[in-house]
């Protein structure tokens, strides 16, 4: 170089083109408790890599481009 895959809160991880993008974890505030843990409540945290297309409507389909990985020569 080409092919093929992946990219979503601080971290993992979901979402059939269709409502306000779920859930865990973690950190945060509170109850609990002699205190810590642990266990119970709360509340906040994404403009879904990036810029275009397509559609009434796009995390989801196309193009390119950026960063990871994997096969190939």
């Nucleotide at each position: 170089g080409c092919u093929c895959u992946u990219g979503u809160g601080g971290c993992g991880c979901a979402a059939u083109g269709g409502u306000u993008a779920a859930c865990g974890c973690a950190a945060c505030c509170g109850g609990c408790c002699u205190c810590u843990a642990a266990c119970c409540g709360g509340a906040a945290g994404a403009u879904u890599g990036a810029u275009g297309g397509u559609u009434c409507g796009a995390g989801u389909c196309c193009a390119u481009c950026c960063a990871g990985g994997a096969g190939u020569g």
The prediction has a mean pLDDT of 80. Predicted 3D model of a 73-nucleotide RNA (transfer RNA) from Adineta vaga. The RNAcentral record of the sequence draws on ENA. Lineage of the source: Eukaryota > Opisthokonta > Metazoa > Rotifera > Adineta. Its Rfam family is "tRNA". Rfam links the family to the GO term triplet codon-amino acid adaptor activity.